[in-house]
């Protein structure tokens, strides 16, 4: 010092690539109810997140560009 790769609800995982009712979905966890003699399962609900700035566009989680913060390969000096 180049390149490439991750980063989204407490988690864990889709959606990015190919912008389009996504104020962003699923599971688990949490809280309410219901059902149960009581847990537990199990049914309904609720709660909760796109690193951080710009840019491009009628529209950006999605394309671009910088910055962060973490993994990689390859060099470069001694």
């Nucleotide at each position: 010092g180049u390149c490439c790769c991750u980063a989204u609800c407490g988690u864990c995982c889709a959606g990015c690539c190919c912008g389009g009712u996504c104020u962003a979905g699923g599971a688990c966890a949490c809280c309410g109810c219901c059902c149960u003699u009581u847990c537990a399962c199990g049914g309904c609900g609720g709660c909760g997140a796109c690193a951080g700035g710009g840019g491009u566009u009628c529209a950006a989680a999605u394309c671009c560009c910088c910055u962060u913060a973490g993994g990689g390969a390859c060099g470069c000096c001694a």
Molecule: transfer RNA
Organism: Candidatus Zixiibacteriota bacterium